[in-house]
This record gives sequence, C1' cells and structure tokens, in this order.
RNA sequence: GGGCUCGUAGCUCAGUUGGUUAGAGCGCUACGUUGACAUCGUAGAGGUCACAGAUUCAAGUUCUGUCGGGCCCA
Repeated sequence: GGGCUCGUAGCUCAGUUGGUUAGAGCGCUACGUUGACAUCGUAGAGGUCACAGAUUCAAGUUCUGUCGGGCCCA
C1' cells in the first nucleotide's frame, strides 16, 4: 500500500426485507424480604447506535468518506 471483517448501555451481545417508543443478560441504584449478609422479587437510572456526509416521507439497518480494533496479502 491492497483486501475482508467488526464498532449498539459500564461489560458481553441481539436487532430479520428500512417503518410501533432502541432491547436482552450480567453489572449499578432504590425499595421489599433477613437479626445481618447472600439469594429472590419489584421499580429505576444508564445510549449522539464510532465520527461526518448522502439517499429517503422515514436510517442502528442502504451508499460514500474518515477514525479505531482484528485477520489476510504484499
């Protein structure tokens, strides 16, 4: 230098053919339960969907560029 792939919550990830309010598990906070802790139950907080632009009535999803991680070729 070229090619492929990945980037969504603190962590691990799902998100189908573009269309209802962006979700799950673990973790975190509060409450209940306990003498206390753990477990369990209920509720809650937490996201510029890596960044910028384009297409579209509508983009996490399509297209382009950039950045970062991984793999391969040279």